This is a predicted structure of a 72-nucleotide RNA (transfer RNA) from Oxytricha trifallax. It matches the Rfam family "tRNA". The family's RNA type in Rfam is transfer RNA. Model confidence (mean pLDDT): 85 of 100.
[in-house]
RNA sequence: GGGCUAUUAGCUCAGUGGUAGAGCAACCGACUGCAGAUCGGUAGGUCGCUGGUUCAAUUCCGGCAUGGCCCU
Numbered sequence: 001g002g003g004c005u006a007u008u009a010g011c012u013c014a015g016u017g018g019u020a021g022a023g024c025a026a027c028c029g030a031c032u033g034c035a036g037a038u039c040g041g042u043a044g045g046u047c048g049c050u051g052g053u054u055c056a057a058u059u060c061c062g063g064c065a066u067g068g069c070c071c072u
Base pairs, nucleotide, nucleotide: 001071002070003069004068005067006066007065010024011023012022013021018055026042027041028040029039030038048064049063050062051061052060
């Protein structure tokens, strides 16, 4: 220098064009002598940034940033 790939909640990850989800963690409640475990619930997101396509973009396309892998 070139190619591929990843970027979504505090963490690990789903979501292949039509209102963003799960598990764990956090908080509240039930249960318990207390705690843990278990059960129920609540909150938490400008979907890395920027432009384009579209009636509509987390999703498709370009550029940039960061991480990973490969080639030279």